The part of an RNA shown here (large-subunit ribosomal RNA, domain IV) has 330 nucleotides and comes from Halamphora coffeiformis. It is recorded under the gene name rrl.
[in-house]
Context: one part of a larger RNA
RNA sequence: UUGUGUUGAAGGAACUCGGCAAAUUGACUCUGUAACUUCGGAAGAAGGAGUAACUUUAUUAGGGUAACCUUUUAAAGUUGUCACAAAAUCGGGGGCAGCGACUGUUUAAUAAAAACACAGGUCUCUGCAAAUUUGUAAAAAGAAGUAUUGAGACUGACGCCUGCCCAGUGCUGCAAGAUUAAAGGAAAAAGUUUUUUGGCUUUGACCCUAACCCCCAGUAAACGGCGGCUGUAACUCUGACGGUCCUAAGGUAGCGAAAUUCCUUGGCAUUUAAUUGGUGUCCUGCAUGAAUGGCGUAACGACUGCCCCACUGUCUCCAACACAAUCUCA
Numbered sequence: 001u002u003g004u005g006u007u008g009a010a011g012g013a014a015c016u017c018g019g020c021a022a023a024u025u026g027a028c029u030c031u032g033u034a035a036c037u038u039c040g041g042a043a044g045a046a047g048g049a050g051u052a053a054c055u056u057u058a059u060u061a062g063g064g065u066a067a068c069c070u071u072u073u074a075a076a077g078u079u080g081u082c083a084c085a086a087a088a089u090c091g092g093g094g095g096c097a098g099c100g101a102c103u104g105u106u107u108a109a110u111a112a113a114a115a116c117a118c119a120g121g122u123c124u125c126u127g128c129a130a131a132u133u134u135g136u137a138a139a140a141a142g143a144a145g146u147a148u149u150g151a152g153a154c155u156g157a158c159g160c161c162u163g164c165c166c167a168g169u170g171c172u173g174c175a176a177g178a179u180u181a182a183a184g185g186a187a188a189a190a191g192u193u194u195u196u197u198g199g200c201u202u203u204g205a206c207c208c209u210a211a212c213c214c215c216c217a218g219u220a221a222a223c224g225g226c227g228g229c230u231g232u233a234a235c236u237c238u239g240a241c242g243g244u245c246c247u248a249a250g251g252u253a254g255c256g257a258a259a260u261u262c263c264u265u266g267g268c269a270u271u272u273a274a275u276u277g278g279u280g281u282c283c284u285g286c287a288u289g290a291a292u293g294g295c296g297u298a299a300c301g302a303c304u305g306c307c308c309c310a311c312u313g314u315c316u317c318c319a320a321c322a323c324a325a326u327c328u329c330a
Stems, first nucleotide, its partner, number of pairs: 001325008010316002014314001019311001027051005036041001038157001052079007061070003080084001092309007099301002104116002120155006132141003158296004163226003168223002170219004177214001184207002188203006227245005254288001255285001266282006
């Protein structure tokens, strides 16, 4: 000097991105316990008291014929220590908000999460030799199942809900029309051969036409999308109201400077002595919005942000000690 520990005056987060690390708490008995709530919880909420040994009295359970022995608990009294859960083991707590309902799963060796899964919801396909999948095939899984089945996709407990658009892309359906391949039929033309009505070769209008595509309709918990300009009310402002252009339709209910807000450290309130933070509210939403789910939500979380109490060497500001290592000398 470094590492691992122990202790620390006064202060107590002033440290720091951040209380990271450390400290606090800790067991049992009794007491007491809020908002909120899906009435189960929250809850060990929070907060408080006691705990040793001996004596007496009462008491629990077992054994014993009985005397009595072992054992449980309570009350009263006495005694000792600075300290009685005397060591070890052994929850710090509370409040507000975001996300995800939850228990679970995950990047073996830098990520445990708000990601994945999940029960629940919805849509599509699937009538059995099922759909779907593996295989060239035989065959196999599905399934020794049968639509309350099986497969695929999206969403993700629960509560309240889930608006408008089918023009585009996709999917499904319909068969009226249009277009169209080969095959089939076939007028005609050319060449060639001839004794001939002919034969052979090549080209071939036209007819007949399948699916797809076009066309027509349906379908958004399919992929997706969901506007400008402008005038207007007895101060001003605003614009319930009107005009006009465009569109398939012009964003409904909700929520909103948000895990989304550029301007932005938005305005106001609150929290602080002071806050680019947090919370509440407003809405001017650069660029929110409804199963690409919207908004809430008790419980839960080694998740994320903020505040408070307790606590502390995190810090003001470092010091001492123990052990180990390094270095120097012998």

Description
The organism belongs to Halamphora, within Eukaryota. Its mean pLDDT, the model's own confidence on a scale to 100, is 85. RNAcentral holds the full RNA, with entries from ENA and SILVA.